[in-house]
RNA sequence: GGGCUCGUAGAUCAGCGGUAGAUCAUCCCCCUGGCACGGGGAAGGCCGCGGGUUCAAAUCCCGCCGAGUCCAC
Repeated sequence: GGGCUCGUAGAUCAGCGGUAGAUCAUCCCCCUGGCACGGGGAAGGCCGCGGGUUCAAAUCCCGCCGAGUCCAC
């Protein structure tokens, strides 16, 4: 330098045009003599950045930035 994959909640990941979700973690309640387990609930993300297409974009297109991997040197 080129190809491919990826970037979404504190963490790990879903979601592939039509109101952004799960699990763990955090907080509250129930349960217990108390803790753990278990049950219920809450908070937490304008989806890496900038443009474009569309009535509508996390999702499609383009350019950057970053990570991983392969190739070349």

Transfer RNA from Halobellus salinus, 73 nucleotides, folded computationally. Its mean pLDDT, the model's own confidence on a scale to 100, is 85. Its Rfam family is "tRNA". About the family: Transfer RNA (tRNA) molecules are approximately 80 nucleotides in length. Rfam classes the family as a transfer RNA.